[in-house]
RNA sequence: GCGUCUUUCGCGGGAGAGAUUGGCCUGGCCUUAAAAGCCAGGUUCGGCGCCGAAGGAGCAACCGCCCCGGAAACUCUCAGGCAAAUGGACCGCAAAUAGGCA
Numbered sequence: 001g002c003g004u005c006u007u008u009c010g011c012g013g014g015a016g017a018g019a020u021u022g023g024c025c026u027g028g029c030c031u032u033a034a035a036a037g038c039c040a041g042g043u044u045c046g047g048c049g050c051c052g053a054a055g056g057a058g059c060a061a062c063c064g065c066c067c068c069g070g071a072a073a074c075u076c077u078c079a080g081g082c083a084a085a086u087g088g089a090c091c092g093c094a095a096a097u098a099g100g101c102a
Base pairs, nucleotide, nucleotide: 001101002100007096008095010093011092012091013090018048020047021046022045023043024042025041026040027039028038029037049082050081051080055078056076057075058074062070063069064068
């Protein structure tokens, strides 16, 4: 100096599945007032149903230095998620940079 199959940062794109139900709380309507009822919102509180693309685990094609390791977008659903928001594997662009090359 080049520069990625490593890592980090920024920007953009980014799916699936109940805006379910019960309890509790808050506000409103109704009422002389309350209770009950209805409507809306909240909830690290439960129930049932579901999703897989944070993470995690399992098997395995395959790969290797073949003792043993590494291994998925497959599978499981512990976790996470099921209006919006947040998150989000992965992809693109840009910057930096292990290793490597000159």